Small-subunit ribosomal RNA, central domain from a metagenome, 350 nucleotides, folded computationally.
[in-house]
Context: one part of a larger RNA
RNA sequence: CUGGGCGUAAAGGGUGCGUAGGCUGUGUUGUAAGUCAGAGGUGAAAUCCCGGGGCUCAACCCCGGAACUGCCUCCGAUACUGCAAGACUUGAGGACUGGAGAGGAGAUUGGAAUUCAUGGUGGAGCAGUGAAAUGCGUAGAUAUCAUGAGGAACGCUAGUGGCGUAGGCGAAUCUCUGGACAGUUCCUGACGCUGAGGCACGAAGGCUAGGGGAGCAAACGGGAUUAGAUACCCCGGUAGUCCUAGCAGUAAACGGUGCACGCUUGGUGUGGGAGGAAUCGACCCCUUCCGUGCCGGAGCUAACGCGUUAAGCGUGCCGCCUGGGAAGUACGGUCGCAAGACUAAAACUC
Numbered sequence: 001c002u003g004g005g006c007g008u009a010a011a012g013g014g015u016g017c018g019u020a021g022g023c024u025g026u027g028u029u030g031u032a033a034g035u036c037a038g039a040g041g042u043g044a045a046a047u048c049c050c051g052g053g054g055c056u057c058a059a060c061c062c063c064g065g066a067a068c069u070g071c072c073u074c075c076g077a078u079a080c081u082g083c084a085a086g087a088c089u090u091g092a093g094g095a096c097u098g099g100a101g102a103g104g105a106g107a108u109u110g111g112a113a114u115u116c117a118u119g120g121u122g123g124a125g126c127a128g129u130g131a132a133a134u135g136c137g138u139a140g141a142u143a144u145c146a147u148g149a150g151g152a153a154c155g156c157u158a159g160u161g162g163c164g165u166a167g168g169c170g171a172a173u174c175u176c177u178g179g180a181c182a183g184u185u186c187c188u189g190a191c192g193c194u195g196a197g198g199c200a201c202g203a204a205g206g207c208u209a210g211g212g213g214a215g216c217a218a219a220c221g222g223g224a225u226u227a228g229a230u231a232c233c234c235c236g237g238u239a240g241u242c243c244u245a246g247c248a249g250u251a252a253a254c255g256g257u258g259c260a261c262g263c264u265u266g267g268u269g270u271g272g273g274a275g276g277a278a279u280c281g282a283c284c285c286c287u288u289c290c291g292u293g294c295c296g297g298a299g300c301u302a303a304c305g306c307g308u309u310a311a312g313c314g315u316g317c318c319g320c321c322u323g324g325g326a327a328g329u330a331c332g333g334u335c336g337c338a339a340g341a342c343u344a345a346a347a348c349u350c
Stems, first nucleotide, its partner, number of pairs: 003322004007304002012318001014201004021194003025088002028085004033081002035077002038074005049065006091191001092188003095184004103177007110154001115149007125136002162169002206247006215241002220236004258317006266295011299306002323350003332343004
């Protein structure tokens, strides 16, 4: 190189867009590069293999054959692949009509609650726990009423409901904007799939600068518990959590399941759309397309389980694995303000 694999045993890249490359629908015609057949040339000798012979045997040597799987030339074949021309509509895209949605960005507005401030009432406790204590309170707390300030999050609706490529998205209104889906079958005519590098996006936490800071809360202080208690419990509390601009680029980034396409018994929910039948009807019922669940057949699987949303049967392309530890570490390189990220061994050991 090959081989066998990747839900849970080692193994799917966090996600998308896309370059090179690989692969690529249905007819027709041409060409004959790949491919196939025949012929010729060449493929030194020795070696290897087969047959025979010579040294008493063998090693060794000699003779003959085969082989040298290759390359070149010529004449043909044209199914498949390529190339050229021309055509098609099923793949793909577009047009028109329509409804659904926490899809994204910006702006504005709202109510409940916590906290704080001021004022009124009131007068001894409150808070907290397994029990307590620290803590708060006669300088008037807790409770209650009124007014005000400020920040963050949006109860119920809410649903194995919806949307988004993933991360993720949940108060309301407005503006801007992306995608998907259904119907019509009008247009283009293979324009496609995948995608090494590359580029972009990417939870939480972290970093830089400037704001903001109600609640919560690493660190930290105190009180308990305990043999101890650098914890679990309690009282406080700063970064942070929020906004703007940038950096970082990782997660059990999970369906632990790469993407695309085709084929293969069913049942039952639910979301969006279209059609039909029927009806007072928008309900119910039937058909169909797209999504999202559960159960289960064949088949698959080591088993668990998966099962038209496949882990079934196939095709194309990418990524990855190859005993455990050392180790996702060292060294080197690239990136980063740093933290660190990416790439990635070996000695040794079992």
The RNAcentral record of the full RNA draws on SILVA.